[in-house]
Context: one part of a larger RNA
Molecule: small-subunit ribosomal RNA, central domain
Organism: uncultured bacterium
RNA sequence: CUGGGCGUAAAGGGCGCGUAGGAUGCCAUUCAAGUCGGGGGUGAAAGCCUGUGGCUCAACCACAGAAUUGCCUUCUAUACUGUUUGGCUUGAGUUUGGUAGAGGUUGGUGGAACUGCCAGUGUAGAGGUGAAAUUCGUAGAUAUUCGCAAGAACACCAGUGGCGAAGGCGACCAAUUGGACCAAUACUGACGCUGAGGCGCGAAAGCGUGGGGAGCAAACAGGAUUAGAUACCCUGGUAGUUCUCGCCGUAAACGAUGAAUGCUAGCUGUUGGGGUGCUUGCACCUCAGUAGCGCAGCUAACGCUUUAAGCAUUCCGCCUGGGGAGUACGGUCGCAAGAUUAAAACUC
Numbered sequence: 001c002u003g004g005g006c007g008u009a010a011a012g013g014g015c016g017c018g019u020a021g022g023a024u025g026c027c028a029u030u031c032a033a034g035u036c037g038g039g040g041g042u043g044a045a046a047g048c049c050u051g052u053g054g055c056u057c058a059a060c061c062a063c064a065g066a067a068u069u070g071c072c073u074u075c076u077a078u079a080c081u082g083u084u085u086g087g088c089u090u091g092a093g094u095u096u097g098g099u100a101g102a103g104g105u106u107g108g109u110g111g112a113a114c115u116g117c118c119a120g121u122g123u124a125g126a127g128g129u130g131a132a133a134u135u136c137g138u139a140g141a142u143a144u145u146c147g148c149a150a151g152a153a154c155a156c157c158a159g160u161g162g163c164g165a166a167g168g169c170g171a172c173c174a175a176u177u178g179g180a181c182c183a184a185u186a187c188u189g190a191c192g193c194u195g196a197g198g199c200g201c202g203a204a205a206g207c208g209u210g211g212g213g214a215g216c217a218a219a220c221a222g223g224a225u226u227a228g229a230u231a232c233c234c235u236g237g238u239a240g241u242u243c244u245c246g247c248c249g250u251a252a253a254c255g256a257u258g259a260a261u262g263c264u265a266g267c268u269g270u271u272g273g274g275g276u277g278c279u280u281g282c283a284c285c286u287c288a289g290u291a292g293c294g295c296a297g298c299u300a301a302c303g304c305u306u307u308a309a310g311c312a313u314u315c316c317g318c319c320u321g322g323g324g325a326g327u328a329c330g331g332u333c334g335c336a337a338g339a340u341u342a343a344a345a346c347u348c
C1' cells in the first nucleotide's frame, strides 16, 4: 500500500414479490474440504540475486549457493469457515382474544352547487375588467320562484390526523378482500436477510375500442394590452378530463436519504393499543406509529441526531471532470408517441 463515494457537489433502482447467488442465531457432535504445521516429489538450462574464482581491471566467463512465492502427494492439528448428526428458543412464523383506519374491489343510495330545459314574476340592462371591448339581452336576458334532466366532484368533520410497498386513497350503506398494531400464553424450531436476471404493480399526459359529456379546458377563434404580444387579462371553445376493456411504463415517481438487523442522553406534542395507581380524570410505566427540539457523534457547510446523514454487519443498485448526450448506431419493447439499454469523434 492492499480505492473513495451516493440528503443538497456525479451517484439509491418509482415500488413490491421472488429465482440463482451472497451472507447468516445459540449449544454439543462427526468429518477434515478450506485453514495451520512437518516430510517427500516436481518446479529444465540459461538469466536475476549472494559468495568465490578466471581473463592485468571491467564488460564477459566459470563454479557453488540461494531463489523459483507454484503444483502434486503424504502425515498431523481442529480454534475459525464448511460438512454430518442431535438439541435449544431469543430471530421468523402459527394460534387465541381484541383494536384503529380516505387500504383495495364490486353494487347501491344521498344532498349542496354548476349548466341546460319547461313554466311563473318582472323590465332594461347583464357579463366582464386596471379600464374596456368581444359576448348575452325587448324574439324578454340578468335577478327571483317551482319543477325536470344530465354529468362530474363529495363543503363542514379535517388534524406536521389515519391507511397503503410505492403510485396513491376522503359523502353514505352493503357485500367481499389485503395488511398492520396490542395483549396472552400454547405450538413449529432458524423455517430468517438481501436479491443479478425474471414476474407483477405503477400519478398525470398520451394511444386503441365502444359509451358519456355538466363544469373545466391544451389547440383554435375573437376582444383587449403592447413598439410588437403567436403570452399574461377577457368572451367563446374542440380534444381531453368521466366509464368499459386493452396499451403506454414515464415524473422534482422526493425524505432529492435502498432493504434488513443490533447498539448509542433526553425533553415535548399527537395517533392506535395495553398495564398500574388512585383523588374518576389525572399521574406513571410500556409497545407500535407520526411530528417538533436536542446531547454525544457525524458533516465541506447547511444540517442529521433511537424514524440518523451516529457506531457496526450483510446483500443489492449506482457514480468516476464539463459539453457532445441520456444523443447516434445496433438490440429489445410499443399501434404510435416513444421507452429502455447506450457509445465515439471532436471540444474546453
Stems, first nucleotide, its partner, number of pairs: 003320004007302002012316001014201004021194002025088004031082001033081002035077001037075006049065006091191001092188003095184005103177007110154001115149003119145003125136002162169002206247003210243002215241002220236004258315006266293013297304002321348003330341004